The RNA shown here (transfer RNA) has 72 nucleotides and comes from a bacterium. The coordinates come from a structure-prediction model, not an experiment, and the mean pLDDT is 82.
RNA sequence: GCCGCCAUCGUCUAGCGGUUAGGACGCAAGGUUCUCAACCUUGUAAUACGGGUUCGACUCCCGUUGGCGGUA
Numbered sequence: 001g002c003c004g005c006c007a008u009c010g011u012c013u014a015g016c017g018g019u020u021a022g023g024a025c026g027c028a029a030g031g032u033u034c035u036c037a038a039c040c041u042u043g044u045a046a047u048a049c050g051g052g053u054u055c056g057a058c059u060c061c062c063g064u065u066g067g068c069g070g071u072a
Stems, first nucleotide, its partner, number of pairs: 001071007010025004018055001026044006048064005
């Protein structure tokens, strides 16, 4: 250089083109406890960036950036 795959809450991840973008851990508040831990309840926070297609895009297409793998 070329080819392929990947990019979603702080972390790990799910998501037939019409979802309130879901779950686990974390964090915060409350409950329980003499206190802590554990447990219960509630909350918290996300679609890498720029275009395109479409009535409608996290999802399809193109490009950029970053990561991983392959290749003389």